[in-house]
Transfer RNA from Candidatus Microgenomatus sp., 72 nucleotides, folded computationally. Rfam family: tRNA. By type it is a transfer RNA. Rfam's curators write: Transfer RNA (tRNA) molecules are approximately 80 nucleotides in length. Rfam links the family to the GO term triplet codon-amino acid adaptor activity. Model confidence (mean pLDDT): 82 of 100. The organism belongs to Candidatus Microgenomatus, within Bacteria.

């Protein structure tokens, strides 16, 4: 120094243009003599950042940062 993956919930991932999801955890009930296991219900998000293009952006673009591979 060139070229590609990835970044979205506490963690593990989904979501390729139209109301941000799933598992697990977390925090209530309910069960049970108490605990665990099970049922249910609830909270939790500037989608790494900044900007552009659309009526509309996590999705499409140019910049940038962190991180992982390859190449000089």
């Nucleotide at each position: 120094g060139c070229c590609g993956g990835g970044g979205u919930a506490g963690c593990u991932c989904a979501g390729u243009g139209g109301u941000a999801g799933a598992g697990c955890a977390a925090u209530g009930c309910u069960u049970u003599u108490g605990u665990a296991a099970a049922g249910c219900a609830u909270g939790g998000g500037u989608c790494g950042a900044a900007g552009g293009u659309u009526c509309a952006a996590a999705u499409c673009c140019u910049u940038u940062c962190c991180u992982c591979g390859g190449c000089u």